[in-house]
């Protein structure tokens, strides 16, 4: 200084052939136990890093900015 790839629930990650979000652990509540685990049932929590833009409709497709990795120099 140039290329690339990632940024989705507390955390790790799916969803990415655009029709509109799920999963695992951890949280909350019940069961269960002398109490707590474990198991089991249920149940909260994100509108997708940020701003535009294209569409009838965008987490998913372009553009700028961020942020994190990595590669040439």
């Nucleotide at each position: 200084g140039g290329c690339c790839u990632u940024c989705u629930a507390g955390c790790u990650c799916a969803u990415c052939u655009g029709g509109a979000a799920g999963a695992g652990c951890g949280c909350c509540c019940g069961u269960g136990u002398g109490a707590a685990g474990a198991g089991c049932g249920g149940g909260a929590g994100g509108c997708a890093u940020g701003a535009g833009g294209u569409u009838c409709g965008a987490c998913u497709c372009c553009u700028c900015a961020g942020a994190a990795g990595g590669c040439c120099a």